[in-house]
RNA sequence: GCCUCAAUAGCUCAGUCGGUAGAGCGCUACACUGGUAAUGUAGAGGUCCCGGGUUCGAUUCCCGGUUGAGGCU
Numbered sequence: 001g002c003c004u005c006a007a008u009a010g011c012u013c014a015g016u017c018g019g020u021a022g023a024g025c026g027c028u029a030c031a032c033u034g035g036u037a038a039u040g041u042a043g044a045g046g047u048c049c050c051g052g053g054u055u056c057g058a059u060u061c062c063c064g065g066u067u068g069a070g071g072c073u
Base pairs, nucleotide, nucleotide: 001072002071003070004069005068006067007066010025011024012023013022019056027043028042029041030040031039049065050064051063052062053061
C1' cells in the first nucleotide's frame, strides 16, 4: 500500500430483503428471608462509530473517514 470482517445499553452480543431497537449479565426498587445470597416482579439505561448521499422514511442501501481484528504484498 491492497483486500476482508467488525463497530448497536455499563459488559458480551442479537437484530432488521428500509418503517419509531432487543436478550443475557450487570444496575435500581419491591417481594421473599432472622439477615445476606439465590429466586420472582417491575424499572432505568442506547444521537445503533463519525460525516455526506439516496428515500416520504436509513441502525439497515451507496460513498468517504476513524478505530479494532485478520490476510496479502

Description:
The RNA shown here (transfer RNA) has 73 nucleotides and comes from a Candidatus Aenigmatarchaeota archaeon. Rfam family: tRNA. Gene Ontology term of the family: triplet codon-amino acid adaptor activity. RNAcentral records the identical sequence in 2 taxa. The RNAcentral record of the sequence draws on ENA and MGnify. Its mean pLDDT, the model's own confidence on a scale to 100, is 82.